[in-house]
RNA sequence: CGAGUUGGCUGGGCAAUCGCUGUGGGCAACAUAUGCUCAUGGAGGAAAGUCCGGGCUCCAUAGGGCAAGGUGCCAGAUAAAUUCUGGGCGGCGCAAGCCGAUGGAAAGUGCCACAGAAAAUACACCGCCUGCAAAGGUAAGGGUGAAAAGGUGCGGUAAGAGCGCACCGCGUUGUCAGCAAUGGCAGCGGCAGGGUAAACCCCACUUGGAGCAAGACCGAAUAGGGGGGCAAUGAAGCUGCCCGCUGAGUCCCCGGGUAGGUCGCUAGAGGCGCACGGCGACGUGCGUCCCAGAAGAAUGAUUGUCCACGACAGAACCCGGCUUAUAGGCCGACUCGCACU
RNA sequence: UCCCCGGUAGCUCAGUUGUUAGAGCUGGUGACUGUUAAUCACUAGGUCGGCGGUUCGAGCCCGUCCCGGGGAGCCA
Numbered sequence: 001c002g003a004g005u006u007g008g009c010u011g012g013g014c015a016a017u018c019g020c021u022g023u024g025g026g027c028a029a030c031a032u033a034u035g036c037u038c039a040u041g042g043a044g045g046a047a048a049g050u051c052c053g054g055g056c057u058c059c060a061u062a063g064g065g066c067a068a069g070g071u072g073c074c075a076g077a078u079a080a081a082u083u084c085u086g087g088g089c090g091g092c093g094c095a096a097g098c099c100g101a102u103g104g105a106a107a108g109u110g111c112c113a114c115a116g117a118a119a120a121u122a123c124a125c126c127g128c129c130u131g132c133a134a135a136g137g138u139a140a141g142g143g144u145g146a147a148a149a150g151g152u153g154c155g156g157u158a159a160g161a162g163c164g165c166a167c168c169g170c171g172u173u174g175u176c177a178g179c180a181a182u183g184g185c186a187g188c189g190g191c192a193g194g195g196u197a198a199a200c201c202c203c204a205c206u207u208g209g210a211g212c213a214a215g216a217c218c219g220a221a222u223a224g225g226g227g228g229g230c231a232a233u234g235a236a237g238c239u240g241c242c243c244g245c246u247g248a249g250u251c252c253c254c255g256g257g258u259a260g261g262u263c264g265c266u267a268g269a270g271g272c273g274c275a276c277g278g279c280g281a282c283g284u285g286c287g288u289c290c291c292a293g294a295a296g297a298a299u300g301a302u303u304g305u306c307c308a309c310g311a312c313a314g315a316a317c318c319c320g321g322c323u324u325a326u327a328g329g330c331c332g333a334c335u336c337g338c339a340c341u
Numbered sequence: 342u343c344c345c346c347g348g349u350a351g352c353u354c355a356g357u358u359g360u361u362a363g364a365g366c367u368g369g370u371g372a373c374u375g376u377u378a379a380u381c382a383c384u385a386g387g388u389c390g391g392c393g394g395u396u397c398g399a400g401c402c403c404g405u406c407c408c409g410g411g412g413a414g415c416c417a
Stems, first nucleotide, its partner, number of pairs: 001337010012306007020042009044312001048323002051321005056211004063243004068207005073087005088102001089100004103202002108200002110196003125142002127138004150168006169191001170189008215263004225254006236246002256416002270289008307310001342413007351366004359397001368384005390406005
């Protein structure tokens, strides 16, 4: 210099004016509301999809069994997780690195179109060998297919064949390393019979249900009315069934009323900095900061100025992840190639 | 906030993982007819919403995204 891999940060800046909204102070008139005024806070890295997990709340302090669902190498991190970190194995890449729902197919069942002799209990199509033939031997060669009964070589044989041997592969036993997944080494076995478990299934682990319109309190209004089903022989809670618990209403249709307020609501598994422990995810300690909280639902408009002329996009109980969208800019780490010193 | 259903030819819909994905209507061509309709025959038309994965092989199984439609929740 070229090609590439990977981690992180940022997501227009400044000023003026006019607005919107939360909170606090002051004034108007005792208070509320309201108004004026001053101070101060006011969207994101994804606020999104709602795909996982948890907090919180109610239903039993959430119980037992079956069923059903989810996950799936090992170890760790975490509140937890289908997330993250480290490692193993397999695949791709020269490499940095990337990808993998990655347990079990020698427990059972199912499926494998077409082609092919045969798709799994090898019924041998061509070929080879023996034989006059009938028939038999042969999975070595051909051909089919996504997939065909270990591979290569030597020996052996009528022709062949793990039939024998060597190496590789596979299985198994021992041993060593490792917490483990797994790997190394040595011995033994001639070799289990293809694939599919994001097919049923087996094994291991795991999951109670509902969701802030949860839920609590205050207040208003109406006809707490009519019909039907079930119900102490147990309704309903309890979103499949049984047990167990609570123990009186409950479900549907018609009719009626309301369209309010307060809390939950944001100080939190919180942010930032430093030190220590750990390969790391992360943890511990100290210091420091307070950073949206609405209910038609706020963050905008105009002007000036600068630049690289601004992408995707707008909180609605909160948090950790994943996934998807995203113009441009900045900072690292590493690999390969070429050239030069 | 929670939950359900759907996306296949121009239209309406079928489709147990296993032919080149089918049916009706529509379109085109031909036959019949004096002509048209009806009828008959032949025929065209598909990224199975997109992308990725599992598999020898995906409309179908799994994940993710996009689009469309629908339902539930106040008091008494």